[in-house]
TPP riboswitch aptamer (THI element) from an uncultured Gammaproteobacteria bacterium, 92 nucleotides, folded computationally. The coordinates come from a structure-prediction model, not an experiment, and the mean pLDDT is 75.
RNA sequence: CGCGCUCGUCUGGGGUGCACUUCGGUGCUGAGAUUAUACCCAUUGAACCUGAACCAGAUUGUGCUGGCGGAGGGAGACAAUCGUCCUGUUAU
Numbered sequence: 001c002g003c004g005c006u007c008g009u010c011u012g013g014g015g016u017g018c019a020c021u022u023c024g025g026u027g028c029u030g031a032g033a034u035u036a037u038a039c040c041c042a043u044u045g046a047a048c049c050u051g052a053a054c055c056a057g058a059u060u061g062u063g064c065u066g067g068c069g070g071a072g073g074g075a076g077a078c079a080a081u082c083g084u085c086c087u088g089u090u091a092u
Stems, first nucleotide, its partner, number of pairs: 002084003006080001008078003011042004016036001017028004048073003054067004
């Protein structure tokens, strides 16, 4: 110097549904469903989007579950610690 692991900093990307309601809220799933100093994700990319007002199953209902999906897109830089390899120098 390069590479790898771990951790961190900054920057960026993303979603926010369904049912009931006296419209104040309550309930379901989930990391996140009150745009939150939150949560998740950042190319080893299913965070998220398109397909999709999709298909099958379940449910009070809903991307709730599975398929679709070895489909297509999709947002990054740096530092430190540790380890490893190569080269050079010095000493023995």